[in-house]
RNA sequence: AAAGGCAAACCCGGCGAAAGCCGGGGACGCAAAGCCACGGGGCUACCGCGCGGAAGUACCGCGCCACGCCAGCCGGGCCGCCGAA
Numbered sequence: 001a002a003a004g005g006c007a008a009a010c011c012c013g014g015c016g017a018a019a020g021c022c023g024g025g026g027a028c029g030c031a032a033a034g035c036c037a038c039g040g041g042g043c044u045a046c047c048g049c050g051c052g053g054a055a056g057u058a059c060c061g062c063g064c065c066a067c068g069c070c071a072g073c074c075g076g077g078c079c080g081c082c083g084a085a
């Protein structure tokens, strides 16, 4: 090189409070766009905490918070396919 692989947005169905994830369709891209939240970063905030709504249970609003999430943001770690002239 070639073979082969993955699949963004968007659409449909499902799960979830959300972020987001899973399945199908679909391809913007990807040489680890395979796996791991360890460091940085980002997203979300059910619960919790604080404040306000005259006090309080409840409820509503605002702020904070990861124990949730992102490996297709960067670094790091682990593993690995094909391989012609």
Base pairs, nucleotide, nucleotide: 005030006029010025011024012023013022014021015020028072034078035077036076038075039074040073041070042069043068048064049063050062051061052060053059
c-di-GMP-I riboswitch aptamer from a soil metagenome, 85 nucleotides, folded computationally. The sequence is in RNAcentral, with records from MGnify.